[in-house]
Formats: sequence, C1' cells, structure tokens
RNA sequence: GGAGUUGGACAGACUGUCGCUGCGAUCUUUUGAUCGGAGAGGAAAGUCCGGGCUCCAUAGGGCAGGACGCUGGGUAACUCCCAGGGGGAGCGAUCCCCGUCAAGUGCAACAGAGAGUAGACCGCCUCCGGGGUUCGCCCCGGCGGUAAGGCUGAAAGGGUGGGGUAAGAGCCCACCAGCUGUCGUAGCGAUGCGGCAGGCUAGGUGAACUCCGUCAGGAGCAAGACCAAAUAGGGUAGCGUUAAGGUCGGCCCGGGCCAGCUACCGGGUAGGUUGCUUGAGGCGGCUGGUAACAGUCGUCCUAGAUGAAUGACAGUCACCCUCGCAAGAGGGAUACAAGACCCGGCUUAUCGACCGGCUCCAAAU
RNA sequence: GGGACACUAGCUCAAUUGGCAGAGCAGCGGACUCUUAAUCCGGAGGUUCAAGGUUCGAUUCCUUGGUGUCCCA
Repeated sequence: GGAGUUGGACAGACUGUCGCUGCGAUCUUUUGAUCGGAGAGGAAAGUCCGGGCUCCAUAGGGCAGGACGCUGGGUAACUCCCAGGGGGAGCGAUCCCCGUCAAGUGCAACAGAGAGUAGACCGCCUCCGGGGUUCGCCCCGGCGGUAAGGCUGAAAGGGUGGGGUAAGAGCCCACCAGCUGUCGUAGCGAUGCGGCAGGCUAGGUGAACUCCGUCAGGAGCAAGACCAAAUAGGGUAGCGUUAAGGUCGGCCCGGGCCAGCUACCGGGUAGGUUGCUUGAGGCGGCUGGUAACAGUCGUCCUAGAUGAAUGACAGUCACCCUCGCAAGAGGGAUACAAGACCCGGCUUAUCGACCGGCUCCAAAU
Repeated sequence: GGGACACUAGCUCAAUUGGCAGAGCAGCGGACUCUUAAUCCGGAGGUUCAAGGUUCGAUUCCUUGGUGUCCCA
C1' cells in the first nucleotide's frame, strides 16, 4: 500500500422568522392572552421471543396440545448474552451448525441385477452336455459357487496389504479408520488423551412419526380502577345449604359459586379521570470476575399525546464531487424511518462518515 | 392490541406420508366458411411471492422478510 474480517460510536450543528402539542407562572368570569421551559429512535418497525404490571376460579394434580434442546455460567426471564467442547467452511483473522436413527416405526422417485434381515446383469471359477481345433485352447447351453473387478445411482453394506481358495469372501492375520463396553487420567461438565476387551462394521434422514429431558395456567392497558347523562330493569353486600342439577380453566379430578334468608340502592353504555411514566433507568469512577455481569460511590431527570403534536423557510458552518498552485468559485447529497403501558433481547431496513482490534498478500528497511 | 389463513401460466384453480409442476378460460398459428362466430387440430406460455437453510432431491419441511384477506376484544 492492497484485500479481508470483527467490534464500538454517530447518523448534521448553530442562529432567525412563522407554526403544532403538553407543562409551569401571571392576567382574565369563561373562551383565551402573555412569558418561561420541554417535545421520537438506533431501529420507535416486524410482533419473533422473554419479563414486569393488571384481571380471571391464588391456578394444586393429570391429559391433550405447544415451545426449546452440546456443557458450564450470567440474568427478573428468554429461543438472548458470555466462556468452553465437538463437527464443518476458509491459507488465516473469522464464520456456520449442535439431544436420540445402536428403543421402535416410516421414507428413498428415476436409473439399476440389487436400496437396507442386500444383490448374480456383465465378468470370474468348478462340474456336466454339445460343437470346433493349428491339440495351446476356443465357442454355445445348463446346474451351481463367487461381492475381488465393471455397470446404475445422491447413496451399493469399512480401507490397505498378505495368507488362503477352483474362483472369491473378515474366511483368517497385521496395520489403519470407526463403534460399543470398561478402566485409568485431565476437567465442575460437555469432552479430550491412553490402555484393555468385544464383534468385524452397526449406512442416510429426527427443520419424518416418535422417544428422552426441561419449561410454561389463561387473557391482555380496548388489562384493570374511579366518576357518571339518556334508555331498559334489576343489581350489590352479608349469612347459609350442597342430595341432584347448572355454571366457572381447552378437557378430567380436586376446588369455588348459584336454589334460601336478611339488609341496602345502586349498577352501567356514550363520555370523562386514572393506570401513565423514576425505571431490572442513563453516564462516570472503583472493586470482584477470563467474560457476560454483579456490587458500591458520585451525578443526571430525558415525550406522555388519544384520530393522535414534534413541522416549514432562510442564512452560516460542517460532508462529498469538479475546476484552481493557492485564496476561492460552482454543483450535489443528507438515508431507513417515526412513540401509543413499560422494559430486556432477536430479526429486518438504513445515504454517509469516524474510531479500534485482528488476519492474509506485496514491497522496502 | 391479539390471532388465523393465503400467495402456483394473463385470469380462476389443481398438484401431500417430499420424487417429471397440470386443468379450464383467455391469447397465438392452422383447418372449416364468401366473412365472422361456433367447432376441430396444434404448439407456446412458470425464477411456484422473495432470500437463506434441512435433504440425494423442496410448490410441499424450517427460519426471516413482503403483499393481501378474514376473525376477536
């Protein structure tokens, strides 16, 4: 210098004018007026996960259905994050994947002889019969043997070598790969390394059914609480029964409530208020930890709207391009997109430009 | 706010234990006819919404995104 990989942070600044929505103060009977101050994001998005909060029958057991899946840790929790293990891609930095197919069942079109307790099409070999012969053998047919070689396929049932055999074959042996069991060793563990034994091999697919393990009750701020027109006529609270029945969770069991009595007058739709923004909060320092993160100290307050505000214009600076030695001149771009109860993640979209770590290549010293 | 479903030729729809993507209508060419329609024959037309993954193999299974429809409060 080039190519690449990974992480962090920003995503215009200031001034002026005119506007929009809340808040505070003052004035005003009210409407309103004046002044002051505040007013979207890294994803506010998709709603893919998890939690807080609220109500329902305080939700205990089981079933169905669902989600997740290497190990350890972090966390309020997670399908998230950190660290590690194994496998794969890459020269590398780095990136991607993860229970079980050796419990059982299923599936594999076409091609091919044979597709999962294999398979005889070609080839090879023994034997029998026939024919030919230059007597070396060759050809045809048949009963068999054979998985070493060929052929088909995405995949053909360990690999190499030797022995063995009529020809062959884990048929036998050596080595290697892989599997199961067990022992030792390192590790909390996943797992790694080493030894012994077994049987010669157990193929692929769980983003197929299943099996194993773990997790979860359901619904959602239009949850819920309070105030309260019009219309209809019931509603609330307390006590108490449970034989049958009804009702209440997706279903069952367990459980609650209802028939009765007493007392009371409120209940609730439109509408309004609340829930509502100070929170697992941000920033900085120190300590512990490899890290995620936790603890502690200091400091800061930063939208709460409800058909839903946060905008427009002008100027200067900043960014990019062209011209120019320079001063400068001209032009261009400013993305994705915007709260709706609140947080933690993931995923997706994004003009431009900054900072850092690491790897590879080339050259020079 | 919550949930369900769909996307395949120009249009309407098929295609499943994952295995050659099809039908009707439309459109094109030809035949019949004086001509058109009807009828008959023929051939064409597909990134199966997009991207990635699992698998030997994906319209089908999984993930993410897009568009549309419907339902509930």
Predicted 3D model of RNase P RNA and transfer RNA as a complex of 438 nucleotides. It holds a member of the Rfam family "Bacterial RNase P class A". Rfam describes the family as follows. Ribonuclease P (RNase P) is a ubiquitous endoribonuclease, found in archaea, bacteria and eukarya as well as chloroplasts and mitochondria. It is annotated as a ribozyme. Model confidence (mean pLDDT): 76 of 100.